[in-house]
RNA sequence: AUUCCUGUAGUGCAAUAGAUAGCAUGUUGGACUUUUAAUUCGAAGGUCGUGGGUUGGAAUCCCACCUGGAAUG
Numbered sequence: 001a002u003u004c005c006u007g008u009a010g011u012g013c014a015a016u017a018g019a020u021a022g023c024a025u026g027u028u029g030g031a032c033u034u035u036u037a038a039u040u041c042g043a044a045g046g047u048c049g050u051g052g053g054u055u056g057g058a059a060u061c062c063c064a065c066c067u068g069g070a071a072u073g
Base pairs, nucleotide, nucleotide: 001072002071003070004069005068007066010025011024012023013022027043028042029041030040031039049065050064051063052062053061
């Protein structure tokens, strides 16, 4: 320099023929228990990397940029 991949909750990851976001774990409150743990029932936590475009409607399609990684020279 070129090409490809990655970015979503504190952490690790889903969700793609476009319809307003979930799972596990963690955090926190309750129940249960002699206590811890375990079990169980809730709750909080996300401008879906940034900015534009397309669309009636975008995490999802398109463009640029940024972050991290890989390949080739």

Transfer RNA from Trichonephila clavata, 73 nucleotides, folded computationally. It matches the Rfam family "tRNA". It is annotated as a transfer RNA. The coordinates come from a structure-prediction model, not an experiment, and the mean pLDDT is 80. Lineage of the source: Eukaryota > Opisthokonta > Chelicerata > Entelegynae > Trichonephila.